The part of an RNA shown here (large-subunit ribosomal RNA, domain II) has 673 nucleotides and comes from a Candidatus Portnoyibacteriota bacterium.
Context: one part of a larger RNA
């Protein structure tokens, strides 16, 4: 992990509400007990602050107006607050008093211990230099928190190894006569020791040891809370809080009882409203354009001033310039009072009474704030998931269909209809060639991609392309220039002859030369140029493991318009059955009719199973009690009963009553395995 066992709203009291009974203007006892006890509570009379008055009374000059003028009480059950642990488990911690220095710190007392090698300090001694001081060498000495290194002691790296892991082995490493390391014995204790300071140690514990006790500490926080059905059925919002994870009071739910009928929807009439649109009459900003104004500034002039304006300021006026949350001369859908009438109510509502849960929200569409955005945040307004199964969306809480009592048939509804995968390889016209597409999304800017549709112009007196020939002459215009000849630059840019040809549009050349264009003609023999508008299509078009039209594939099986079928849900229909409400008849049980009734989480309210005990009445059982295992029936379930095998002595059932009464969960306990 798994079985089995145990495991959590409990008792006592005060209130309070319901329900059931008993007496009832009265109910009723406490301690105590064979009796007795009448003390006490509660109610029967309120009002006022109070004298006090009394079905009144207070206020107040009145009026008015507040409180009153209904039977209650004692008990048992349930439901609920409050006092106690108060439905169970759970901290960290706080105080008290013991108990610890056999680890460990630091200290006292007494003891032990440290292989070997090296380094050579003071001091002496000899020689030797000096006149002293002092200084050289040689030996000699054996000093040192020196140095390499065993025992000893310490624990530096390894992200080595170790499930023989509350610190070991392994290799390396630091001290190793010293502020050394070590045995015994002793003293220091818990806000206290002891610290060469790390908040370290103080017995595997330490920013206050451990034991026990207060103690079931307290926990607005996490878990967990044990049988069925049936009805209804929320909330995450406001307000206040040392409030923000809680917690009153209000909305929201649910049951009771009572009392009126009541309006979600639509229409009618009578009001409120200033938003969207929309406009520029008001406030304000904006385009062009005229006026008028020398007016900060800028230019020109002109000096000493001044003086002038095609810039720019400023006022004003025109126009088919543009606008505005804090603009409106207008002015809606809507949304709301109110009265009315229709329609809907398993009625609905509102009041009082118990009983709650909720008071972390979320997404979509519509409007808005803030924000460059956001699966982004705050707010109104509906709807959804929360508490909603089923169908479709490839999976998908909240998107689209639809709101599930049980069972059986049939039709749809969103989506679908080539396989997968039910149902059209349907019909009719057209576009796309990009595997665009078939999935939700790409933009400004471009496309001589291809389909429509239009305008304008050329065009058999021959358009546009192509082909052929022609493109000349003053001229090599003038200037400039080393040259400048059509073509470096500068002027100018005329004439002639012609069908027709620029004092040249490009390339060319030092510069001339040379090719081409514009122009013309001539061949050819029909549609041409240009410039809007739509429809698919291309380009633009980068994301990070391997990759996504749901896949396979598809030129339709893609796209657009239109039409017919057919699949497809718990949807609707019908057809059988269950249970709630409601109404009718019945005493009752029950029969009969109704309707747009029967998803549900927190929660409310109701009817039952099941397990131990106790009293009563009543059965079973060695011709097999219980319990086990299995099988079948009966019930909507809890769950009831039999038949069979096994067990081998005890056990039910009615009617009541009391509880340590129900377990797949609490990192639950305990035991097995």
């Nucleotide at each position: 992990g798994c079985c089995a066992g145990g495991g959590a709203g409990u008792u006592u009291a005060c209130u309070u509400a319901a329900g059931u009974g008993g007496c009832g203007a009265g109910g009723u006892u406490a301690a105590u007990u064979a009796u007795u006890g009448a003390a006490g509570c509660c109610g029967a009379a309120g009002c006022g602050a109070a004298a006090g008055c009394g079905a009144g009374u207070c206020c107040g000059a009145a009026a008015u107006g507040g409180c009153g003028u209904u039977a209650g009480u004692c008990a048992c059950u349930u439901g609920a607050u409050u006092a106690a642990g108060a439905c169970c488990c759970g901290a960290a911690g706080c105080c008290a008093g013991a108990u610890g220095a056999u680890c460990u710190a630091g200290u006292c007392g007494u003891g032990a211990g440290c292989a070997g090698g090296g380094a050579g300090a003071a001091g002496u001694u000899c020689u030797u230099c000096g006149a002293a001081a002092g200084g050289a060498g040689a030996a000699u000495g054996g000093a040192u928190g020196c140095c390499c290194g065993a025992a000893c002691u310490a624990g530096u790296g390894u992200u080595g190894u170790g499930c023989g892991c509350a610190u070991g082995c392994a290799c390396u490493u630091g001290g190793a006569u010293g502020a050394c390391u070590u045995g015994c014995g002793a003293a220091u204790a818990g806000g206290g020791g002891u610290g060469a300071a790390a908040a370290g140690c103080c017995u595997a514990u330490c920013u206050a040891a451990u034991c026990u006790g207060g103690c079931g500490a307290u926990g607005g926080c996490u878990g967990g809370u044990u049988c069925c059905u049936g009805u209804c059925g929320a909330a995450g919002u406001a307000u206040g809080c040392c409030u923000g994870a809680g917690u009153a009071u209000a909305g929201c739910c649910u049951u009771g009882u009572u009392u009126a009928g009541u309006u979600u929807g639509u229409c009618c009439g009578c009001g409120g409203g200033g938003u969207a649109a929309a406009g520029u009459a008001c406030g304000g900003a904006u385009a062009a354009g005229a006026a008028c104004u020398g007016c900060a500034g800028a230019c020109c002039u002109c000096u000493u001033u001044u003086g002038g304006u095609a810039c720019g300021g400023g006022u004003u006026c025109u126009u088919c310039u543009u606008c505005c949350a804090a603009c409106u001369c207008u002015g809606a859908a809507c949304c709301u009072g109110u009265g009315g009438a229709c329609u809907g109510c398993u009625u609905u509502a509102a009041a009082c009474a118990g009983g709650a849960g909720u008071g972390g929200g979320g997404g979509g569409c519509a409007g808005c704030g803030c924000g460059u955005a956001a699966g982004g945040u705050g707010c109104u307004g509906u709807u959804c998931c929360g508490a909603g199964a089923c169908c479709c969306g490839a999976a998908c809480a909240a998107g689209g269909g639809a709101g599930a009592c049980u069972g059986g048939a049939g039709u749809u509804a969103a989506g679908g209809u080539c396989c997968c995968u039910a149902a059209a390889u349907a019909u009719a016209u057209g576009c796309u060639a990009a595997g665009u597409g078939u999935a939700a999304c790409a933009a400004a800017a471009g496309g001589u991609g291809u389909c429509u549709u239009g305008a304008a112009c050329c065009c058999g007196a021959g358009a546009c392309a192509g082909u052929a020939a022609g493109g000349a002459u003053g001229u090599a215009g003038g200037c400039u220039c080393a040259g400048a000849a059509g073509c470096a630059g500068c002027c100018a840019c005329c004439a002639u002859u012609u069908a027709a040809a620029g004092a040249a549009a490009g390339c060319g050349u030092a510069a001339c030369a040379g090719c081409u264009c514009a122009c013309u003609u001539a061949u050819u023999g029909a549609g041409g140029u240009u410039u809007g508008a739509g429809g698919c299509c291309c380009u633009g078009a980068a994301a990070a493991u391997u990759g996504a039209c749901g896949g396979g594939g598809c030129u339709a099986a893609g796209c657009a318009u239109a039409u017919u079928a057919c699949c497809g849900a718990u949807a609707c229909u019908u057809c059988a059955g269950a249970g709630a409400c409601g109404c009718u008849c019945g005493c009752a049980a029950g029969a009969g009719c109704g309707g747009a009734c029967u998803g549900g989480u927190a929660g409310g309210c109701a009817g039952g199973c099941g397990u131990g005990c106790u009293u009563u009445c009543u059965g079973c059982g060695u011709a097999g009690a219980a319990g086990u295992c299995c099988u079948u029936u009966c019930g909507a379930g809890a769950g009831a009963a039999a038949a069979g095998a096994u067990g081998g002595a005890g056990c039910g059932g009615g009617a009541a009553g009391c509880a340590a009464u129900g377990a797949u969960a609490a990192u639950c306990c305990u035991g097995g395995u």
It matches the Rfam family "Bacterial large subunit ribosomal RNA". Lineage of the source: Bacteria > Bacteria candidate phyla > Candidatus Portnoyibacteriota.